This is a predicted structure of a 524-nucleotide part of an RNA (small-subunit ribosomal RNA, 5' domain) from iron-reducing enrichment clone Cl-A7.
Context: one part of a larger RNA
RNA sequence: GGAUGAACGCUAGCGGCAGGCUUAACACAUGCAAGUCGAGGGGCAGCACGGGUAGCAAUAUCUGGUGGCGACCGGCGCAAGGGUGCGCAACGCGUGAGCAACAUGCCCGUAUCAGGGGGAUAAUCCAGGGAAACUUGGUCUAAUACCCCAUAGCAAUUAUUUGAGGCAUCUUAAAUAAUUUAAAGCUUUGGUGGAUACGGAUUGGCUCGCGUGACAUUAGCUAGAUGGUAAGGUAACGGCUUACCAUGGCUACGAUGUCUAGGGGUUCUGAGAGGAAGAUCCCCCACACUGGAACUGAGACACGGUCCAGACUCCUACGGGAGGCAGCAGUGAGGAAUAUUGGACAAUGGAUGGAAAUCUGAUCCAGCCAUGCCGCGUGCAGGAAGACGGCCCUAUGGGUUGUAAACUGCUUUUGUAUGGGAGCAAUAAGGUCUAUGCGUAGACUGAUGAGAGUACCACACGAAUAAGCAUCGGCUAACUCCGUGCCAGCAGCCGCGGUAAUACGGGGGAUGCAAGCGUUAUCC
Numbered sequence: 001g002g003a004u005g006a007a008c009g010c011u012a013g014c015g016g017c018a019g020g021c022u023u024a025a026c027a028c029a030u031g032c033a034a035g036u037c038g039a040g041g042g043g044c045a046g047c048a049c050g051g052g053u054a055g056c057a058a059u060a061u062c063u064g065g066u067g068g069c070g071a072c073c074g075g076c077g078c079a080a081g082g083g084u085g086c087g088c089a090a091c092g093c094g095u096g097a098g099c100a101a102c103a104u105g106c107c108c109g110u111a112u113c114a115g116g117g118g119g120a121u122a123a124u125c126c127a128g129g130g131a132a133a134c135u136u137g138g139u140c141u142a143a144u145a146c147c148c149c150a151u152a153g154c155a156a157u158u159a160u161u162u163g164a165g166g167c168a169u170c171u172u173a174a175a176u177a178a179u180u181u182a183a184a185g186c187u188u189u190g191g192u193g194g195a196u197a198c199g200g201a202u203u204g205g206c207u208c209g210c211g212u213g214a215c216a217u218u219a220g221c222u223a224g225a226u227g228g229u230a231a232g233g234u235a236a237c238g239g240c241u242u243a244c245c246a247u248g249g250c251u252a253c254g255a256u257g258u259c260u261a262g263g264g265g266u267u268c269u270g271a272g273a274g275g276a277a278g279a280u281c282c283c284c285c286a287c288a289c290u291g292g293a294a295c296u297g298a299g300a301c302a303c304g305g306u307c308c309a310g311a312c313u314c315c316u317a318c319g320g321g322a323g324g325c326a327g328c329a330g331u332g333a334g335g336a337a338u339a340u341u342g343g344a345c346a347a348u349g350g351a352u353g354g355a356a357a358u359c360u361g362a363u364c365c366a367g368c369c370a371u372g373c374c375g376c377g378u379g380c381a382g383g384a385a386g387a388c389g390g391c392c393c394u395a396u397g398g399g400u401u402g403u404a405a406a407c408u409g410c411u412u413u414u415g416u417a418u419g420g421g422a423g424c425a426a427u428a429a430g431g432u433c434u435a436u437g438c439g440u441a442g443a444c445u446g447a448u449g450a451g452a453g454u455a456c457c458a459c460a461c462g463a464a465u466a467a468g469c470a471u472c473g474g475c476u477a478a479c480u481c482c483g484u485g486c487c488a489g490c491a492g493c494c495g496c497g498g499u500a501a502u503a504c505g506g507g508g509g510a511u512g513c514a515a516g517c518g519u520u521a522u523c524c
Base pairs, nucleotide, nucleotide: 001524002523003522004521006520007519008518009517010516013376014375015374016373017372018371019369020368021334026332027331028330030329031328032327035076036075037074040073041072043069044068047067048066049065050063051062052061053060054059083287084286085285092212093211094210095209096208097207098206099205102204103203107200108199109198110197111196112195113194115149116148117147118146125138126137127136128135129134155180156179157178158177159176160175161174162173163172164171165170185192186191213259214258215257220250221249222248225247226246227245228244229243230242231241232240262284263283264282265281266277267276268275269274289310290309291308292307293306312323313322314321315320340366342365343364344363348362349360350359351358352357379410380409381408382407389401390400391399392398393397415461416460418458419457420456424451430445431444432443433442434441435440468513469512470511471510472509473494474493475492479508480507481506482505483504489496490495
């Protein structure tokens, strides 16, 4: 000098764009953050409509008939999105390869298929238990829930034969035989969903080369340890696991141990080489009160799922229960220090759905903060009696503040008031037209804006509403007076102060930067 997720002191007019718990992965009140589908199902708690009955009427009551729909069965989603950096020195990450050792819901393509039957169960109803959380028994019932039979091969398994290929195990093509496994309906009849197989795409799993901290004041480490055979297990390879057998394997090119740490793209600095960092944004990894475990599922060993143990907090009728903000806000605590218990699904994206739509603290916006970067302003021109006042001096006079002010003219960024006023919106349903293989496709039209009456524009007024901070001995741009008297104090280094201090404190003046300026901390 540059830089910062900064903090502190003094000061402060505005806008745009960014950023905002670096500390206690400390504890959390409250609200919200993952639902959706009635075009799978039985149904009808509540609402609305229709209808029935009673009544003059108000009204009462009944009624799944309709719109819809609480709870329930079922499907898809909840493994994404969002948060944090505890752990991890590791195939974790980065980069380059490999899988003749693998999986892949939704999506796309191709081919084929969907015949028949059965038993339950939730809800409801009835009867209980419990303070509650919740829960028990009985009767009935449905399905795209569950089960059985049939059918099936380019599927899987086993065996045999022949050919081709390769990278050891092998891969692939054809044929034969045996065994095994499918399906679901709804419908406005247009469709949409279901099953099997193959292929694609996407996403993941695994393996390897190289790279990726400190300490040798850590020198030896290792018994599933290293390899083999067999079996089990896995989507898959593998000591992944087990039995048996062998005695190996790593290490001065740093094993093992201890300490520290998420990695990368990148960021800062530097002429570069290098050094330092890993906030925001993107990719990967790990974690979800602590530890362990599996279930479901295409995918989890699952942040807002389950079970067990533990610590903590809460409720309790003392018998027993409930909870997990490292989601968004917010609270306490810690700290030098870090924001609103805001609005909207209008846009983008996601889940579900045929769609309308619903949900979405993702997201888009708004609020707070000079935390940073960038931009603008706080006027411009003229104006010498070089005014008054201040300060200084060699003091009837000069110098300086200083064209500075006053005064005259001008402008109106900004400000205040008034008026107008966006883009972000593409489309959905519906409608019209065209093409048509009648399924659809295209064109035109046609709702929807949180932000926001915001940005912006016009006009009126009036210099009006707007400057500080640090420094002035040398380094280092900028000097004098007074006070103080080794005191009070300053200080980055050298150093200054003991009676003439340009170094302390104040005044005047000057210098530097400027809505900031200094200090502190850290990196180069």
The RNAcentral record of the full RNA draws on ENA and SILVA. Its Rfam family is "Bacterial small subunit ribosomal RNA".